[in-house]
RNA backbone atom coordinates (compact mmCIF):
# COMPACT_ATOMS: atom_id res chain seq x y z
P N A 1 -0.74 3.88 3.55
O5' N A 1 -0.81 2.86 2.29
C5' N A 1 -0.69 3.38 0.97
C4' N A 1 -0.69 2.24 0.00
C3' N A 1 -1.92 1.37 0.00
O3' N A 1 -2.97 1.93 -0.75
C1' N A 1 0.00 0.00 0.00
P N A 2 -4.50 1.78 -0.30
O5' N A 2 -4.81 0.26 -0.56
C5' N A 2 -4.85 -0.26 -1.88
C4' N A 2 -4.97 -1.77 -1.86
C3' N A 2 -6.12 -2.31 -1.01
O3' N A 2 -7.36 -2.26 -1.69
C1' N A 2 -4.15 -3.50 -0.52
P N A 3 -8.71 -2.10 -0.90
O5' N A 3 -8.90 -3.51 -0.18
C5' N A 3 -9.13 -4.68 -0.95
C4' N A 3 -9.21 -5.90 -0.06
C3' N A 3 -10.15 -5.79 1.13
O3' N A 3 -11.52 -6.01 0.76
C1' N A 3 -8.11 -6.69 1.84
P N A 4 -12.66 -5.32 1.59
O5' N A 4 -12.69 -6.16 2.93
C5' N A 4 -13.03 -7.54 2.92
C4' N A 4 -12.85 -8.16 4.29
C3' N A 4 -13.59 -7.46 5.44
O3' N A 4 -14.96 -7.79 5.48
C1' N A 4 -11.38 -7.96 6.08
P N A 5 -15.98 -6.76 6.08
O5' N A 5 -15.70 -6.82 7.65
C5' N A 5 -15.96 -8.03 8.37
C4' N A 5 -15.46 -7.92 9.80
C3' N A 5 -16.01 -6.75 10.60
O3' N A 5 -17.31 -6.98 11.11
C1' N A 5 -13.68 -6.92 10.91
P N A 6 -18.28 -5.75 11.31
O5' N A 6 -17.67 -5.00 12.57
C5' N A 6 -17.63 -5.66 13.84
C4' N A 6 -16.82 -4.86 14.83
C3' N A 6 -17.30 -3.44 15.11
O3' N A 6 -18.38 -3.40 16.02
C1' N A 6 -14.95 -3.44 14.82
P N A 7 -19.39 -2.20 15.94
O5' N A 7 -18.59 -0.97 16.54
C5' N A 7 -18.03 -1.04 17.87
C4' N A 7 -17.35 0.26 18.25
C3' N A 7 -18.26 1.48 18.30
O3' N A 7 -17.88 2.34 19.38
C1' N A 7 -16.51 1.86 16.77
P N A 8 -18.65 2.19 20.76
O5' N A 8 -20.14 2.51 20.35
C5' N A 8 -20.52 3.80 19.90
C4' N A 8 -22.00 4.03 20.13
C3' N A 8 -22.46 3.85 21.57
O3' N A 8 -22.25 5.02 22.32
C1' N A 8 -23.92 2.69 20.12
P N A 9 -21.34 4.98 23.61
O5' N A 9 -22.40 5.18 24.79
C5' N A 9 -21.98 5.47 26.11
C4' N A 9 -22.86 6.59 26.68
C3' N A 9 -22.68 6.81 28.17
O3' N A 9 -22.54 8.21 28.43
C1' N A 9 -24.97 6.43 27.66
P N A 10 -20.99 8.75 28.49
O5' N A 10 -20.41 7.96 29.75
C5' N A 10 -19.12 8.26 30.26
C4' N A 10 -18.66 7.23 31.25
C3' N A 10 -18.57 5.82 30.71
O3' N A 10 -17.38 5.57 30.00
C1' N A 10 -19.71 5.81 32.78
P N A 11 -17.36 4.50 28.73
O5' N A 11 -17.50 3.10 29.48
C5' N A 11 -16.43 2.58 30.27
C4' N A 11 -16.76 1.17 30.75
C3' N A 11 -17.23 0.19 29.69
O3' N A 11 -16.16 -0.37 28.95
C1' N A 11 -18.68 0.07 31.53
P N A 12 -16.38 -0.85 27.39
O5' N A 12 -17.34 -2.12 27.53
C5' N A 12 -16.88 -3.28 28.19
C4' N A 12 -17.99 -4.32 28.27
C3' N A 12 -18.66 -4.68 26.96
O3' N A 12 -17.89 -5.58 26.20
C1' N A 12 -20.31 -4.36 28.63
P N A 13 -18.07 -5.65 24.57
O5' N A 13 -19.66 -5.59 24.45
C5' N A 13 -20.31 -6.20 23.36
C4' N A 13 -21.75 -6.49 23.74
C3' N A 13 -22.76 -6.30 22.62
O3' N A 13 -22.82 -7.45 21.79
C1' N A 13 -23.57 -5.24 24.58
P N A 14 -23.18 -7.29 20.23
O5' N A 14 -24.77 -7.14 20.26
C5' N A 14 -25.56 -8.19 20.77
C4' N A 14 -27.03 -7.84 20.76
C3' N A 14 -27.60 -7.40 19.43
O3' N A 14 -27.84 -8.50 18.56
C1' N A 14 -28.48 -6.07 21.19
P N A 15 -27.64 -8.33 16.97
O5' N A 15 -28.65 -7.14 16.56
C5' N A 15 -30.06 -7.36 16.58
C4' N A 15 -30.79 -6.06 16.39
C3' N A 15 -30.50 -5.35 15.08
O3' N A 15 -31.29 -5.86 14.02
C1' N A 15 -30.43 -3.82 16.88
P N A 16 -30.57 -6.59 12.77
O5' N A 16 -29.84 -5.40 12.00
C5' N A 16 -30.58 -4.27 11.52
C4' N A 16 -29.71 -3.35 10.70
C3' N A 16 -28.96 -4.04 9.55
O3' N A 16 -28.86 -3.16 8.44
C1' N A 16 -27.41 -3.03 11.01
P N A 17 -29.89 -3.43 7.26
O5' N A 17 -29.37 -4.76 6.53
C5' N A 17 -28.13 -4.73 5.83
C4' N A 17 -27.69 -6.14 5.54
C3' N A 17 -28.64 -6.98 4.71
O3' N A 17 -28.48 -6.72 3.33
C1' N A 17 -27.86 -8.25 6.56
P N A 18 -29.69 -6.94 2.28
O5' N A 18 -30.91 -6.15 2.91
C5' N A 18 -31.96 -5.67 2.06
C4' N A 18 -33.23 -5.45 2.86
C3' N A 18 -33.06 -4.59 4.12
O3' N A 18 -34.21 -3.76 4.30
C1' N A 18 -33.97 -6.70 4.70
P N A 19 -34.19 -2.33 3.72
O5' N A 19 -34.28 -1.36 4.98
C5' N A 19 -33.35 -1.49 6.07
C4' N A 19 -33.53 -0.34 7.05
C3' N A 19 -34.97 -0.13 7.53
O3' N A 19 -34.94 0.35 8.88
C1' N A 19 -34.24 1.78 6.36
P N A 20 -35.90 -0.41 9.94
O5' N A 20 -37.08 0.66 10.09
C5' N A 20 -36.79 1.97 10.60
C4' N A 20 -38.06 2.71 10.90
C3' N A 20 -39.18 1.87 11.50
O3' N A 20 -39.87 2.62 12.48
C1' N A 20 -39.95 2.95 9.53
P N A 21 -39.47 2.50 13.98
O5' N A 21 -40.51 3.46 14.71
C5' N A 21 -40.76 4.77 14.18
C4' N A 21 -42.07 5.34 14.70
C3' N A 21 -42.15 5.50 16.21
O3' N A 21 -42.90 6.67 16.52
C1' N A 21 -43.91 4.12 15.46
P N A 22 -42.28 7.85 17.27
O5' N A 22 -41.37 7.15 18.41
C5' N A 22 -40.09 7.66 18.77
C4' N A 22 -39.93 7.44 20.25
C3' N A 22 -38.84 6.43 20.65
O3' N A 22 -37.56 7.05 20.71
C1' N A 22 -40.83 6.03 21.89
P N A 23 -36.34 6.58 19.83
O5' N A 23 -35.77 5.34 20.64
C5' N A 23 -36.19 4.01 20.41
C4' N A 23 -35.04 3.03 20.51
C3' N A 23 -34.36 2.99 21.86
O3' N A 23 -35.06 2.17 22.77
C1' N A 23 -32.73 3.06 20.15
P N A 24 -35.22 2.55 24.29
O5' N A 24 -35.15 1.14 25.01
C5' N A 24 -36.14 0.15 24.80
C4' N A 24 -35.56 -1.24 24.77
C3' N A 24 -34.77 -1.65 26.01
O3' N A 24 -35.60 -2.04 27.09
C1' N A 24 -33.59 -2.29 24.07
P N A 25 -35.03 -1.87 28.60
O5' N A 25 -33.94 -3.03 28.73
C5' N A 25 -34.32 -4.40 28.57
C4' N A 25 -33.11 -5.30 28.62
C3' N A 25 -32.23 -5.14 29.85
O3' N A 25 -32.75 -5.81 30.98
C1' N A 25 -30.88 -5.22 27.90
P N A 26 -32.47 -5.21 32.44
O5' N A 26 -30.94 -5.55 32.73
C5' N A 26 -30.54 -6.91 32.84
C4' N A 26 -29.04 -7.01 32.99
C3' N A 26 -28.44 -6.12 34.07
O3' N A 26 -28.56 -6.65 35.38
C1' N A 26 -27.15 -5.95 32.09
P N A 27 -28.74 -5.65 36.60
O5' N A 27 -27.28 -5.01 36.77
C5' N A 27 -26.18 -5.82 37.17
C4' N A 27 -24.87 -5.07 37.00
C3' N A 27 -24.75 -3.77 37.78
O3' N A 27 -24.45 -3.96 39.16
C1' N A 27 -23.93 -3.48 35.58
P N A 28 -24.97 -2.90 40.20
O5' N A 28 -24.18 -1.56 39.83
C5' N A 28 -22.79 -1.48 40.05
C4' N A 28 -22.22 -0.19 39.47
C3' N A 28 -22.82 1.10 39.99
O3' N A 28 -22.28 1.49 41.24
C1' N A 28 -22.70 1.18 37.63
P N A 29 -23.21 2.23 42.27
O5' N A 29 -23.55 3.62 41.59
C5' N A 29 -22.54 4.56 41.32
C4' N A 29 -23.12 5.81 40.66
C3' N A 29 -24.30 6.45 41.38
O3' N A 29 -23.88 7.27 42.47
C1' N A 29 -24.78 6.28 39.08
P N A 30 -24.79 7.33 43.78
O5' N A 30 -26.00 8.26 43.34
C5' N A 30 -25.80 9.61 43.00
C4' N A 30 -27.09 10.27 42.55
C3' N A 30 -28.29 10.07 43.48
O3' N A 30 -28.28 10.94 44.59
C1' N A 30 -28.93 9.66 41.25
P N A 31 -28.96 10.49 45.96
O5' N A 31 -30.52 10.55 45.62
C5' N A 31 -31.14 11.79 45.34
C4' N A 31 -32.60 11.61 44.99
C3' N A 31 -33.43 10.81 45.98
O3' N A 31 -33.84 11.57 47.10
C1' N A 31 -33.90 10.07 43.80
P N A 32 -34.11 10.83 48.49
O5' N A 32 -35.48 10.06 48.23
C5' N A 32 -36.68 10.78 47.98
C4' N A 32 -37.82 9.83 47.66
C3' N A 32 -38.08 8.72 48.66
O3' N A 32 -38.81 9.17 49.81
C1' N A 32 -38.12 7.82 46.48
P N A 33 -38.56 8.41 51.22
O5' N A 33 -39.26 6.98 50.99
C5' N A 33 -40.67 6.91 50.74
C4' N A 33 -41.08 5.50 50.42
C3' N A 33 -40.73 4.44 51.45
O3' N A 33 -41.64 4.43 52.55
C1' N A 33 -40.21 3.63 49.30
P N A 34 -41.09 4.08 53.98
O5' N A 34 -40.72 2.52 53.90
C5' N A 34 -41.73 1.54 53.65
C4' N A 34 -41.14 0.17 53.45
C3' N A 34 -40.19 -0.29 54.54
O3' N A 34 -40.88 -0.83 55.65
C1' N A 34 -39.22 -0.71 52.41
P N A 35 -40.56 -0.27 57.15
O5' N A 35 -39.06 -0.74 57.41
C5' N A 35 -38.74 -2.13 57.49
C4' N A 35 -37.26 -2.33 57.70
C3' N A 35 -36.63 -1.50 58.81
O3' N A 35 -36.84 -2.10 60.08
C1' N A 35 -35.27 -1.38 56.87
P N A 36 -37.31 -1.18 61.33
O5' N A 36 -36.07 -0.20 61.52
C5' N A 36 -36.24 1.01 62.29
C4' N A 36 -34.91 1.54 62.75
C3' N A 36 -33.85 1.66 61.68
O3' N A 36 -33.98 2.87 60.94
C1' N A 36 -32.92 0.60 63.58
P N A 37 -33.75 2.82 59.30
O5' N A 37 -32.19 2.55 59.10
C5' N A 37 -31.24 3.54 59.45
C4' N A 37 -29.83 3.03 59.28
C3' N A 37 -29.51 2.42 57.93
O3' N A 37 -29.20 3.42 56.96
C1' N A 37 -28.68 1.02 59.65
P N A 38 -29.50 3.15 55.38
O5' N A 38 -28.48 2.00 54.99
C5' N A 38 -27.09 2.27 54.88
C4' N A 38 -26.31 0.98 54.72
C3' N A 38 -26.65 0.14 53.51
O3' N A 38 -26.06 0.63 52.32
C1' N A 38 -26.46 -1.25 55.40
P N A 39 -26.79 0.41 50.90
O5' N A 39 -26.78 -1.19 50.73
C5' N A 39 -25.60 -1.88 50.41
C4' N A 39 -25.82 -3.38 50.52
C3' N A 39 -26.84 -3.98 49.56
O3' N A 39 -26.31 -4.21 48.26
C1' N A 39 -27.24 -4.78 51.74
P N A 40 -27.22 -3.98 46.97
O5' N A 40 -28.42 -5.02 47.15
C5' N A 40 -28.19 -6.43 47.09
C4' N A 40 -29.42 -7.18 47.55
C3' N A 40 -30.71 -6.89 46.78
O3' N A 40 -30.79 -7.64 45.58
C1' N A 40 -31.15 -6.75 49.08
P N A 41 -31.47 -7.01 44.25
O5' N A 41 -33.01 -6.82 44.69
C5' N A 41 -33.81 -7.95 44.99
C4' N A 41 -35.14 -7.52 45.57
C3' N A 41 -35.93 -6.52 44.74
O3' N A 41 -36.64 -7.12 43.68
C1' N A 41 -35.88 -5.81 46.99
P N A 42 -36.86 -6.32 42.33
O5' N A 42 -37.94 -5.22 42.74
C5' N A 42 -39.26 -5.63 43.08
C4' N A 42 -40.11 -4.44 43.45
C3' N A 42 -40.07 -3.28 42.49
O3' N A 42 -40.90 -3.47 41.35
C1' N A 42 -39.82 -2.46 44.67
P N A 43 -40.46 -2.83 39.93
O5' N A 43 -40.73 -1.27 40.17
C5' N A 43 -42.06 -0.81 40.41
C4' N A 43 -42.06 0.68 40.72
C3' N A 43 -41.37 1.58 39.73
O3' N A 43 -42.14 1.84 38.57
C1' N A 43 -40.73 2.19 41.91
P N A 44 -41.35 2.10 37.16
O5' N A 44 -40.69 3.54 37.36
C5' N A 44 -41.51 4.70 37.47
C4' N A 44 -40.71 5.91 37.93
C3' N A 44 -39.63 6.41 37.00
O3' N A 44 -40.14 7.18 35.91
C1' N A 44 -38.79 6.36 39.19
P N A 45 -39.27 7.22 34.55
O5' N A 45 -37.97 8.07 34.91
C5' N A 45 -38.09 9.43 35.31
C4' N A 45 -36.76 10.00 35.74
C3' N A 45 -35.69 10.05 34.67
O3' N A 45 -35.85 11.16 33.79
C1' N A 45 -34.75 9.26 36.70
P N A 46 -35.19 11.09 32.26
O5' N A 46 -33.67 11.48 32.50
C5' N A 46 -33.30 12.75 32.99
C4' N A 46 -31.82 12.81 33.29
C3' N A 46 -30.94 12.44 32.11
O3' N A 46 -30.70 13.54 31.26
C1' N A 46 -30.23 11.26 34.03
P N A 47 -30.70 13.31 29.66
O5' N A 47 -29.41 12.42 29.41
C5' N A 47 -28.12 12.93 29.67
C4' N A 47 -27.09 11.83 29.64
C3' N A 47 -27.09 11.00 28.36
O3' N A 47 -26.35 11.63 27.33
C1' N A 47 -27.03 9.58 30.24
P N A 48 -26.99 11.75 25.84
O5' N A 48 -26.45 10.50 25.04
C5' N A 48 -25.05 10.31 24.92
C4' N A 48 -24.75 9.04 24.19
C3' N A 48 -25.19 8.99 22.74
O3' N A 48 -24.25 9.66 21.91
C1' N A 48 -25.69 6.96 23.81
P N A 49 -24.65 10.26 20.47
O5' N A 49 -25.04 8.99 19.59
C5' N A 49 -24.39 8.74 18.34
C4' N A 49 -24.03 7.27 18.26
C3' N A 49 -23.55 6.82 16.89
O3' N A 49 -22.55 5.82 17.09
C1' N A 49 -25.44 5.58 17.48
P N A 50 -21.37 5.53 15.99
O5' N A 50 -20.35 6.70 16.19
C5' N A 50 -19.86 7.01 17.54
C4' N A 50 -18.64 7.89 17.44
C3' N A 50 -18.77 9.02 16.42
O3' N A 50 -19.39 10.18 16.96
C1' N A 50 -16.75 7.84 16.06
P N A 51 -20.36 11.05 16.03
O5' N A 51 -19.36 11.82 15.07
C5' N A 51 -18.43 12.75 15.60
C4' N A 51 -17.61 13.37 14.49
C3' N A 51 -18.40 13.88 13.29
O3' N A 51 -18.97 15.17 13.51
C1' N A 51 -16.59 12.60 12.54
P N A 52 -20.35 15.56 12.73
O5' N A 52 -19.94 15.74 11.21
C5' N A 52 -19.09 16.79 10.81
C4' N A 52 -18.71 16.68 9.35
C3' N A 52 -19.86 16.56 8.37
O3' N A 52 -20.51 17.80 8.08
C1' N A 52 -18.19 14.99 7.82
P N A 53 -22.05 17.76 7.65
O5' N A 53 -22.06 17.08 6.20
C5' N A 53 -21.57 17.81 5.08
C4' N A 53 -21.41 16.91 3.87
C3' N A 53 -22.68 16.33 3.26
O3' N A 53 -23.42 17.27 2.48
C1' N A 53 -21.05 14.65 3.38
P N A 54 -24.98 17.07 2.26
O5' N A 54 -25.12 15.75 1.36
C5' N A 54 -24.63 15.76 0.03
C4' N A 54 -24.76 14.39 -0.59
C3' N A 54 -26.17 13.83 -0.74
O3' N A 54 -26.85 14.37 -1.85
C1' N A 54 -24.73 12.14 0.10
P N A 55 -28.44 14.46 -1.82
O5' N A 55 -28.93 12.96 -1.88
C5' N A 55 -28.70 12.18 -3.04
C4' N A 55 -29.25 10.77 -2.85
C3' N A 55 -30.72 10.70 -2.42
O3' N A 55 -31.59 10.84 -3.52
C1' N A 55 -29.41 9.23 -1.12
P N A 56 -32.83 11.83 -3.44
O5' N A 56 -33.78 11.13 -2.39
C5' N A 56 -34.32 9.84 -2.64
C4' N A 56 -34.96 9.27 -1.39
C3' N A 56 -35.95 10.18 -0.68
O3' N A 56 -37.23 10.20 -1.32
C1' N A 56 -34.51 9.15 0.89
P N A 57 -38.02 11.62 -1.45
O5' N A 57 -38.43 11.88 0.06
C5' N A 57 -39.06 13.14 0.43
C4' N A 57 -39.66 13.03 1.81
C3' N A 57 -38.73 12.46 2.87
O3' N A 57 -37.88 13.45 3.42
C1' N A 57 -40.81 11.36 2.97
P N A 58 -36.30 13.08 3.69
O5' N A 58 -36.36 12.02 4.87
C5' N A 58 -36.81 12.39 6.17
C4' N A 58 -37.01 11.17 7.06
C3' N A 58 -35.78 10.31 7.24
O3' N A 58 -34.96 10.81 8.28
C1' N A 58 -37.66 8.94 6.73
P N A 59 -33.35 10.73 8.04
O5' N A 59 -33.03 9.17 8.15
C5' N A 59 -33.37 8.46 9.33
C4' N A 59 -32.27 7.47 9.70
C3' N A 59 -30.94 8.13 10.06
O3' N A 59 -30.27 7.34 11.01
C1' N A 59 -30.65 6.75 8.18
P N A 60 -30.37 7.63 12.53
O5' N A 60 -29.31 6.68 13.26
C5' N A 60 -27.91 7.00 13.21
C4' N A 60 -27.12 5.74 13.38
C3' N A 60 -27.13 4.81 12.17
O3' N A 60 -26.15 5.17 11.23
C1' N A 60 -27.58 3.59 14.15
P N A 61 -26.49 5.09 9.58
O5' N A 61 -26.90 3.55 9.34
C5' N A 61 -25.96 2.52 9.61
C4' N A 61 -26.63 1.17 9.41
C3' N A 61 -27.12 0.90 7.99
O3' N A 61 -26.87 -0.45 7.64
C1' N A 61 -28.93 0.76 9.52
P N A 62 -25.67 -0.77 6.61
O5' N A 62 -26.13 -0.08 5.24
C5' N A 62 -26.92 -0.80 4.29
C4' N A 62 -27.08 0.01 3.02
C3' N A 62 -25.83 0.76 2.55
O3' N A 62 -24.95 -0.08 1.83
C1' N A 62 -27.68 2.21 2.48
P N A 63 -23.37 0.15 1.87
O5' N A 63 -23.13 1.45 0.99
C5' N A 63 -23.40 1.43 -0.40
C4' N A 63 -23.10 2.78 -1.03
C3' N A 63 -21.76 3.39 -0.67
O3' N A 63 -20.70 2.87 -1.43
C1' N A 63 -23.44 5.02 -0.42
P N A 64 -19.22 2.75 -0.82
O5' N A 64 -18.72 4.26 -0.83
C5' N A 64 -18.54 4.96 -2.04
C4' N A 64 -18.13 6.39 -1.79
C3' N A 64 -16.96 6.60 -0.84
O3' N A 64 -15.69 6.37 -1.45
C1' N A 64 -18.68 8.11 -0.30
P N A 65 -14.47 5.81 -0.56
O5' N A 65 -14.04 7.10 0.28
C5' N A 65 -13.51 8.23 -0.39
C4' N A 65 -13.40 9.42 0.55
C3' N A 65 -12.58 9.20 1.81
O3' N A 65 -11.18 9.27 1.58
C1' N A 65 -14.60 10.29 2.37
P N A 66 -10.20 8.36 2.47
O5' N A 66 -10.27 9.08 3.90
C5' N A 66 -9.84 10.41 4.06
C4' N A 66 -10.22 10.95 5.42
C3' N A 66 -9.68 10.22 6.63
O3' N A 66 -8.32 10.56 6.90
C1' N A 66 -11.96 10.70 6.97
P N A 67 -7.35 9.48 7.62
O5' N A 67 -7.91 9.48 9.12
C5' N A 67 -7.88 10.65 9.91
C4' N A 67 -8.53 10.43 11.26
C3' N A 67 -8.03 9.21 12.02
O3' N A 67 -6.79 9.43 12.67
C1' N A 67 -10.39 9.30 12.11
P N A 68 -5.77 8.17 12.82
O5' N A 68 -6.45 7.25 13.93
C5' N A 68 -6.63 7.76 15.25
C4' N A 68 -7.46 6.81 16.08
C3' N A 68 -7.02 5.36 16.11
O3' N A 68 -5.91 5.13 16.96
C1' N A 68 -9.35 5.45 15.81
P N A 69 -4.89 3.90 16.55
O5' N A 69 -5.74 2.60 16.92
C5' N A 69 -6.10 2.35 18.27
C4' N A 69 -6.95 1.10 18.38
C3' N A 69 -6.38 -0.15 17.75
O3' N A 69 -5.38 -0.77 18.54
C1' N A 69 -8.66 0.05 17.18
P N A 70 -4.22 -1.64 17.77
O5' N A 70 -4.98 -2.95 17.28
C5' N A 70 -5.51 -3.87 18.22
C4' N A 70 -6.33 -4.95 17.53
C3' N A 70 -5.60 -5.75 16.48
O3' N A 70 -4.72 -6.72 17.02
C1' N A 70 -7.73 -5.17 15.67
P N A 71 -3.40 -7.18 16.15
O5' N A 71 -4.01 -8.04 14.96
C5' N A 71 -4.63 -9.29 15.21
C4' N A 71 -5.33 -9.83 13.99
C3' N A 71 -4.45 -10.11 12.79
O3' N A 71 -3.69 -11.32 12.91
C1' N A 71 -6.39 -9.01 12.07
P N A 72 -2.27 -11.48 12.07
O5' N A 72 -2.70 -11.60 10.55
C5' N A 72 -3.47 -12.69 10.10
C4' N A 72 -3.92 -12.51 8.67
C3' N A 72 -2.81 -12.37 7.65
O3' N A 72 -2.23 -13.61 7.29
C1' N A 72 -4.47 -10.73 7.24
P N A 73 -0.67 -13.73 6.85
O5' N A 73 -0.57 -12.94 5.48
C5' N A 73 -1.26 -13.42 4.32
C4' N A 73 -1.12 -12.43 3.17
C3' N A 73 0.31 -12.01 2.85
O3' N A 73 0.99 -12.97 2.04
C1' N A 73 -1.09 -10.10 2.94
P N A 74 2.55 -13.31 2.32
O5' N A 74 3.33 -12.25 1.43
C5' N A 74 3.28 -12.31 0.02
C4' N A 74 3.95 -11.09 -0.58
C3' N A 74 5.34 -10.81 -0.04
O3' N A 74 6.33 -11.56 -0.69
C1' N A 74 4.05 -8.82 -0.06
RNA sequence: GCCCCCGUGGAGUAGUCCGGCUAGCUCACCCCGUUCUCAGCGGGGAAGCGCGGGUUCAAAUCCCGCCGGGGGUA